Predicted 3D model of a 95-nucleotide RNA (Bacterial small signal recognition particle RNA) from a Gammaproteobacteria bacterium. Its mean pLDDT, the model's own confidence on a scale to 100, is 78. Rfam family: Bacterial small signal recognition particle RNA. It is annotated as a non-coding RNA gene. The sequence is in RNAcentral, with records from ENA.

[in-house]
RNA sequence: AUGGGCUACCUUAGUGGCGAUAAAUUGUGAACUCGGUCAGACUCGGAAGGGAGCAGCCGUAGCAGUGGAUUCGGGUGCUAGGUUUGGCUGAUUGG
Numbered sequence: 001a002u003g004g005g006c007u008a009c010c011u012u013a014g015u016g017g018c019g020a021u022a023a024a025u026u027g028u029g030a031a032c033u034c035g036g037u038c039a040g041a042c043u044c045g046g047a048a049g050g051g052a053g054c055a056g057c058c059g060u061a062g063c064a065g066u067g068g069a070u071u072c073g074g075g076u077g078c079u080a081g082g083u084u085u086g087g088c089u090g091a092u093u094g095g
Base pairs, nucleotide, nucleotide: 001092002091004089005088006087007086008085010082011081012080013079014078015077016076018073019072020071024066025065026064027063028062034059035058036057037056042051043050044049
């Protein structure tokens, strides 16, 4: 001086993992002041019937889980590449 091997930073692609996240699903679930239906009781009526409406029941908002489509995130892991600059190592040739 010229090639090579490994590696660090940056970066591209692909994947794994962690965390968050939709639908769906489970439980709970609004005393009163979510909706519906409202036994009993109350009330209006001569009666037929009506009215307001507690408890209960059904559902819902909410809350706590399961879940993980999709997306996002990181001083996350691995693989294959790219550019420059570093670090380590060895080869060839010349002086």